The RNA shown here (c-di-AMP riboswitch aptamer (ydaO/yuaA leader)) has 142 nucleotides and comes from Actinacidiphila acididurans. Its Rfam family is "c-di-AMP riboswitch aptamer (ydaO/yuaA leader)". Its family is annotated with cyclic-di-AMP binding and regulation of gene expression in the Gene Ontology. The coordinates come from a structure-prediction model, not an experiment, and the mean pLDDT is 77. The organism belongs to Actinacidiphila, within Bacteria.
[in-house]
C1' cells in the first nucleotide's frame, strides 16, 4: 500500500415476509402484502397402475459422460455443457451488451376454473461502487 476476517453507523438487494395496537412479554389482535381450497358456466373426461395425481418458487427442458441398479419392461442419482424461465442502487420500459442464478421443500392418493365463503405464511439469505446503453418521468440543485 494490499488482501482476509470481526464489530457498528449508513444505505441498500432477493422475497409476500412489513408496519400498528396491546401485553402477564409466553403471546394475542389489527392492516397491508401473499398463498391455498371452494359453485354455476367453461373447461376436461387422460392413462401408459411393475403406479399416481398436485401446490410453493424464476428455477422447466434437452444432450453428453461415467457410476448403481435391473437383464422382460420402467429406472435411480452424480458432473459438465446448453436451455424455458428469473435478479442486477431513483421509478417504469426497452435492450443475447454485460454478470449472476436456472435450486430447495412440502401436500398425500386429494384439489382444472371459481362468486359467496373456509384455512393458512409474514421467513430466510446476502452487498458496499453496488451492470451499461436508450427512453419518459420523479427528486434534487440552480
Nucleotide at each position: 500500500a494490499c488482501c482476509g476476517u470481526g464489530c457498528g453507523c449508513u444505505u441498500g438487494c432477493c422475497g409476500a415476509a412489513u408496519c400498528c395496537c396491546g401485553u402477564g412479554c409466553g403471546c394475542g389482535g389489527g392492516a397491508a402484502c401473499c398463498g391455498g381450497g371452494g359453485a354455476a358456466c367453461c373447461a376436461a373426461c387422460a392413462g401408459a397402475a411393475c403406479a399416481g395425481g398436485g401446490g410453493u418458487g424464476a428455477a422447466u427442458c434437452g444432450g453428453g459422460c461415467g457410476g448403481c441398479a435391473g437383464c422382460g419392461c420402467c429406472g435411480c442419482g452424480g458432473c459438465c455443457c446448453g436451455u424455458a424461465g428469473g435478479a442486477g442502487a431513483c421509478c417504469u420500459u426497452c435492450u443475447u451488451c454485460c454478470u449472476c442464478c436456472g435450486a430447495a421443500c412440502c401436500c398425500g392418493u386429494c384439489a382444472g376454473c371459481u362468486a359467496a365463503c373456509c384455512c393458512g405464511g409474514u421467513a430466510g439469505g446476502c452487498g458496499a461502487a453496488a451492470g451499461g446503453g436508450a427512453a419518459g418521468g420523479a427528486a434534487a440543485g440552480g